[in-house]
RNA sequence: UUUUGACAAAGGCAAACUUUGUGAAAGCAAAGGACGCAAAGCCACGGGUCUAAAGCAAUAGCCAUGAUCGCCGGGUUGCAGUA
Numbered sequence: 001u002u003u004u005g006a007c008a009a010a011g012g013c014a015a016a017c018u019u020u021g022u023g024a025a026a027g028c029a030a031a032g033g034a035c036g037c038a039a040a041g042c043c044a045c046g047g048g049u050c051u052a053a054a055g056c057a058a059u060a061g062c063c064a065u066g067a068u069c070g071c072c073g074g075g076u077u078g079c080a081g082u083a
Base pairs, nucleotide, nucleotide: 012037013036017032018031019030020029021028022027035070041076042075043074045073046072047071048068049067050066055062056061
């Protein structure tokens, strides 16, 4: 310097679900609530997945400029300070 993260300490976040709002939808936000998470902090950069308003097509459908970072990879920042 890089990789990994045992035993601890202080803590942190918040799945499903419920209520309210918002959105065409996927979803998102707030309150409650905890399935879990060592980045389950942030970023839509690459891939994947979801939705299909408008548009195109016509009787089926196609399609992201929408969404997802708690799908994966990547970038970047952070707590303890050493098995």
Molecule: c-di-GMP-I riboswitch aptamer
Organism: Alkaliphilus pronyensis